A computed fold for a 76-nucleotide RNA from a Candidatus Margulisiibacteriota bacterium, annotated as transfer RNA. Rfam family: tRNA. The coordinates come from a structure-prediction model, not an experiment, and the mean pLDDT is 80. Taxonomically the source falls in Candidatus Margulisiibacteriota (Bacteria, Bacillati).
[in-house]
RNA sequence: GGGCCCGUAGCGUAGUCUGGUUUAACGCGCCUGCCUGUCACGCAGGAGACCGAGGGUUCAAAUCCCUUCGGGCCCG
Numbered sequence: 001g002g003g004c005c006c007g008u009a010g011c012g013u014a015g016u017c018u019g020g021u022u023u024a025a026c027g028c029g030c031c032u033g034c035c036u037g038u039c040a041c042g043c044a045g046g047a048g049a050c051c052g053a054g055g056g057u058u059c060a061a062a063u064c065c066c067u068u069c070g071g072g073c074c075c076g
Stems, first nucleotide, its partner, number of pairs: 001075007010028004020059001030046005052068005
């Protein structure tokens, strides 16, 4: 230098192929309450991401296109 894959709540993932109904879902973690002598477990509720960044296409983009940043693998 070239090619491919990944980047989505604090952490780990799904959703992307086939753009769409009203909310971006799940597990762990976190917060509050109940339960308990206390903790844990259990039960109920809650907060937290607009999808690595920028631009474009579209009535509509996490999803398609372009550029770019970071990480990984392969080739030279």